[in-house]
RNA sequence: UGAUCCUGGCUCAGCGCGAACGCUGGCGGCAUGGCUAAAACAUGCAAGUCGAACGCGAAAGUACUUCGGGUGCGAGUAGAGUGGCGAAAGGGCGAGUAAUGCGUUUCUAACGUGCCCCCAGGUGAGGGAUAGCAUCGGGAAACCGGUGGUAAUACCUCAUGACCCUCGGUUGUCGCAUGGCGGCCGAGGCAAAGGCUUGCUGCCUGGGGAUCGGGAAACGUCCUAUCAGGUUGUUGGUGAGGUAAUGGCUCACCAAGCCAGAGACGGGUAGCGGGCGUGAGAGCGUGGCCCGCCGCAUCGGGACUGAGACACUGCCCGGACUCCUACGGGAGGCUGCAGUAACGAAUAUUCCGCAAUGCGCGAAAGCGUGACGGAGCAAUGCCGCGUGAAGGAUGAAGCCCUUCGGGGUGUAAACUUCUGUCAGGGAAUAGGAACAAACUGACCAUUCCCAAAGGAAGGGCCGGCUAACUUCGUGCCAGCAGCCGCGGUAAUACGAAGGGCCCGAGCGUUGCGCGGAAUCACUGGGCUUAAAGGGUGCGUAGGCGGGAUCGCAAGUGCUUUGUGAAAUCCCACGGCUCAACCGUGGAAUUGCUUGGUAGACUGCGUUCCUAGAGGCCAGUAGGGGCAGCCGGAACAGUAGGUGGAGCGGUGAAAUGCAUAGAUAUCUACUGGAACGCCAAAGGUGAAGACAGGCUGCUGGGCUGGACCUGACGCUGAGGCACGAAAGCGUGGGGAGCAAACAGGAUUAGAUACCCUGGUAGUCCACGCCGUAAACGUUGUGCACUAGGUCCCGGAGGUUUUGACGCCAUCGGGGCUGAAGCAAAAGUAUUAAGUGCACCGCCUGGGGAGUACGGUCGCAAGGCUAAAACUCAAAGGAAUUGACGGGGGCUCACACAAGCGGUGGAGCAUGUGGCUUAAUUCGAAGCAACGCGAAGAACCUUAUCCUGGGUUUGACAUGUAUGGAUUAACUCCUUGAAAGAGGAGCCACGCCCUUUGGGUGGAACAUACACAGGUGCUGCAUGGCUGUCGUCAGCUCGUGCCGUGAGGUGUUAGGUUAAGUCCUUCAACGAGCGAAACCCUUGCCGUUAGUUGCCAGCGGGCCUUCGGGUGCCGGGGACUCUAGCGGGACUGCCGGUGUCAAACCGGAGGAAGGUGGGGAUGACGUCAAGUCCUCAUGGCCUUUAUGCCCAGGGCUGCACACGUGCUACAAUGGCGCGUACAGAGCGAAGCGAUACCGCGAGGUGGAGCAAAUCGCAAAAAGCGCGCCCCAGUUCGGAUUGUAGUCUGCAACUCGACUACAUGAAGGUGGAAUCGCUAGUAAUCGCGUAUCAGCAACGACGCGGUGAAUACGUUCCUGAGCCUUGUACACACCGCCCGUCAAGUCAUGGAAGCCGGGAGUGCCCGAAGUCG
Repeated sequence: UGAUCCUGGCUCAGCGCGAACGCUGGCGGCAUGGCUAAAACAUGCAAGUCGAACGCGAAAGUACUUCGGGUGCGAGUAGAGUGGCGAAAGGGCGAGUAAUGCGUUUCUAACGUGCCCCCAGGUGAGGGAUAGCAUCGGGAAACCGGUGGUAAUACCUCAUGACCCUCGGUUGUCGCAUGGCGGCCGAGGCAAAGGCUUGCUGCCUGGGGAUCGGGAAACGUCCUAUCAGGUUGUUGGUGAGGUAAUGGCUCACCAAGCCAGAGACGGGUAGCGGGCGUGAGAGCGUGGCCCGCCGCAUCGGGACUGAGACACUGCCCGGACUCCUACGGGAGGCUGCAGUAACGAAUAUUCCGCAAUGCGCGAAAGCGUGACGGAGCAAUGCCGCGUGAAGGAUGAAGCCCUUCGGGGUGUAAACUUCUGUCAGGGAAUAGGAACAAACUGACCAUUCCCAAAGGAAGGGCCGGCUAACUUCGUGCCAGCAGCCGCGGUAAUACGAAGGGCCCGAGCGUUGCGCGGAAUCACUGGGCUUAAAGGGUGCGUAGGCGGGAUCGCAAGUGCUUUGUGAAAUCCCACGGCUCAACCGUGGAAUUGCUUGGUAGACUGCGUUCCUAGAGGCCAGUAGGGGCAGCCGGAACAGUAGGUGGAGCGGUGAAAUGCAUAGAUAUCUACUGGAACGCCAAAGGUGAAGACAGGCUGCUGGGCUGGACCUGACGCUGAGGCACGAAAGCGUGGGGAGCAAACAGGAUUAGAUACCCUGGUAGUCCACGCCGUAAACGUUGUGCACUAGGUCCCGGAGGUUUUGACGCCAUCGGGGCUGAAGCAAAAGUAUUAAGUGCACCGCCUGGGGAGUACGGUCGCAAGGCUAAAACUCAAAGGAAUUGACGGGGGCUCACACAAGCGGUGGAGCAUGUGGCUUAAUUCGAAGCAACGCGAAGAACCUUAUCCUGGGUUUGACAUGUAUGGAUUAACUCCUUGAAAGAGGAGCCACGCCCUUUGGGUGGAACAUACACAGGUGCUGCAUGGCUGUCGUCAGCUCGUGCCGUGAGGUGUUAGGUUAAGUCCUUCAACGAGCGAAACCCUUGCCGUUAGUUGCCAGCGGGCCUUCGGGUGCCGGGGACUCUAGCGGGACUGCCGGUGUCAAACCGGAGGAAGGUGGGGAUGACGUCAAGUCCUCAUGGCCUUUAUGCCCAGGGCUGCACACGUGCUACAAUGGCGCGUACAGAGCGAAGCGAUACCGCGAGGUGGAGCAAAUCGCAAAAAGCGCGCCCCAGUUCGGAUUGUAGUCUGCAACUCGACUACAUGAAGGUGGAAUCGCUAGUAAUCGCGUAUCAGCAACGACGCGGUGAAUACGUUCCUGAGCCUUGUACACACCGCCCGUCAAGUCAUGGAAGCCGGGAGUGCCCGAAGUCG
């Protein structure tokens, strides 16, 4: 998608998370927890320590006391200061950073290193200050100043000193360069600190070690080319400065370099790694916790101190912000731990402790430590445990479903027995605690006892994907939804309930990542038509590259060295009762690196080769290109001649041209463009493209020879060149044609198609443009892989030569076709096969080849090329249908040819509409409309209307109770009736049996179940029916073909009414249809002979003597009736045809090719019709939508339509006479003769349950007469009066009769219907329904009885084959463009505002250097 195969996107199932949200929430262990505002922070704490470096030095209190004070203890304590070490660690965060970073591997012969360890040596002599303190002063404060005086392991001077530093000389050794490491000689320079408990510690110099750092290199490290050029200390050199140290790190001078398509420069984003998530892997994503590195500390800059900093809780300056202030000035920095407010979907305590681990200081005791160890909060994650266990069926109750039988929840519960995890209460105490010992626990934890099933279950889902279904409610509403999609009255999809499924202290949702996705394809995709080959070539870089030899060893293989931190992952073992978690060991870490080895392959180098490539020689074909010259036909124009009315044009016309002479025709001249035939499936070219002839210049190809070069090759990002048509610029040219334009037509319109004109343009030269369905929708090159056949070019062989032919061969152009390939169509040595090399391109549809930017262009525009938003598809090939104003073949009263109608009139009938209290309902193109209705005055008859009445009911069944009378029947009252009320009156079966009693069913009454409904849904249904259509079709089994849908058969060639039959055929058979069988009719035979028949025989009756009459006896001859048979089968003959089927003609025959008619209706279509025949699910109703009744309505009438009847007349009307049917019907019936009535009809009743009697006359016809073309002797509507009949009753609303009346109508517009023979037309007869009848309808019956069919172009419908399709609800399809208010996204917009970056110049803090 109707179905199929493919392409292709969308979506889901999995795993994960520093999560959040919803509902819910018992316990414990282990982890984790501001992802947003590197935004701002109140408060407390987070870095001190040392009296064994130094000088000072309290107080409270207490004791004594001379009570004034002082003294002792407190105490050399607290405290500040000088000095030393630390403060550069630890802790936090990720802003910045795309390399000054990180990772891996190396280098440092270019470096530093406090504390620590080892070794050697030393530690002599002096000096002057200064904090503190005291005092004076300033200031609000922060703090500052003056004076006096004091100590040191603070500071300074001198001495000594080397293997230290510097310089000079010499020498050994080593190295990849600069050079390194040593030895010797000489010169110059530089040290120190002491303390205490007297053996410790500190200090100084030098060397070594360890650790930690500085610096450098290679390789790796995101997106963007809509960023293509960047750079001036830039790149290098010389010298100098600076540093621990190399270096443009800095400076002076010199040179002009350096980087870049393997992506410089710019823009965006981002800390990096170990790892982590996912994945089969390769990958993809990620960097929270832990570890390593880096960076940062309010923003920016700077240096100081120091072993180490350009220093998170140091200093200085500048900015922003906050706070204090006495306005003069000051203070501050949570990206430490807590905490606040803010932001946000969102993330915790202003907790305890230094007991452990570690760090700083100290000789130590110790002190400090928001590092850390713990606790608290949060289901945030992982792991473990529990909410009980066993038994328990007549399967309780409740709830749900139900076919009412039952089923489910469900051993689930109750109940019985039992257990004691966790939580709760109580008691005890190992362990974390280790040091030589003692001391030391913030917090955690272990064991025992007690009680009681007690305190502890939810969430999501149940249409498919996807595991789990029912009922009710709702009714495109409310809602659901990840995708597809559910919901419009029977929803497993919404909501609820019952049940079920999946997880479980969680379950879902949302977000994000990976997976599925081979959907960016390295592993592992594609490009003819699905998205995708550049329009074509030349060629740069690059990629790739023939044969042989030798060498090297870069790639490559093997082996090896070092490294790849720990943690993580994996394995083994172990520790917490298990697990999560943790410990120990191993493995792994696919990488980089060192040495060795191999030498096939790649690479590099050497030498050689000729098969690739190129050259040479000899031929050869060609619309290959450019230029010049020439030619004829046609066309137009001009001039002249002839001529005289039209020409031209179209589907038909008109515009146009023409008496001022056109068209036509002849002659001459002029002009431009294009080159007929040859000509083709043909040739050439890289493509675009190229065609009259000749000449010149020129490119390439092919064939043959095998003479030369010696891999010189292939491809080709950028680049360059060529490039149809249209278009542009300048100048020419302009016959024909012809956008635009004008006019004429067409049309609803016609800015088109057609016609008449006509300008750019088409042509030439030069210059642009650079596109196309530039297509073989197929990039280029090389190699390989069946054939057949045709054409073009060449050169061979064959016959002695030659032609034709044949054979093999090279190049080019086609067709067909094997294998293979392909989704298929197809392709197939001209590959879309099999491989190699290189380039270009694709990644769902739309937006869009668009916008912006860049670039090219004179312009038009080209090239490059997005996003927002939106959709659940878009698409390819093939299949079956349907459709086509596609094709072929063929049918049908389909048209045509005919006959008669309808549409006009009046009436009948149905429908619409209108009306109405109601006009009951249904039917709606064909296929509703004289249809349901084969009978509406009441009845029928309906939720039609009005009114009256009734409620277990008009009808069925059951239960319970009452009951022996009711009911029925008769009568009365009332009423329109239904009904209501009253009176009278009678029973029945069975048992016992004496009156009588008991009992029962029907009935009745009451009550309850229920009845009832022509109420709704024909779109829930059965059944029945209509229609295509009596059209010839519709299928199946097996086989075969196709990946498949499907095809084949069923096509083809004939033939038929027919898929009827024949032939052929990968089909062979079969079924439902067609046909036949059945009924009827037509001919014959036979059987039978009453009620039918009567030829012959006899009789009766009548007779106009001709005869008539079946009345009787008889008869079966005939007709007829109704049973059984026969007959017709293309059987026979001729022809045609495939030796067929069959067709044509003929004979015979009652009938001839299905003899006529009927019944019979395939698979299916129309959600066709019917719930109002019947049946039926669901819904609705129940003192009414049921039931009964009266009256009305269904008949209403301005109008419109369908179907009919009667007519409009003379082929007629009327009158009189007269003839011939068939099929039916008849007992509450048909009803004769007769009589009455003008008539309808009445009276009457013979006969007949009917081949007997009746309805019953048939009518048209025929004969005679009248009418004489007129609104009539046509036509009969309408109306009046009088009647008849049916019926309880003809007012609404019956039919018929008589008399009177006598309307429209003179053959019907557009349009439209039926019919092909006993048909149409015309004529009457019958029947059903039915009391009667609105019947002119319906269904049958016979009588009379035509015309025409050349034919299949057209209209309608149908069948088969074929073709196209973007249709499949299938052309009444699909589908395109425009358009509203309002709204959204993105872009533009006069401008306005803000941010970033660059460059030039000006001012310039702190600070460093001079």
This is a predicted structure of a 1410-nucleotide RNA (small-subunit ribosomal RNA) from an uncultured organism. Its mean pLDDT, the model's own confidence on a scale to 100, is 83. RNAcentral holds the sequence, with entries from Greengenes. Its Rfam family is "Bacterial small subunit ribosomal RNA". Rfam links the family to the GO terms structural constituent of ribosome and ribosome.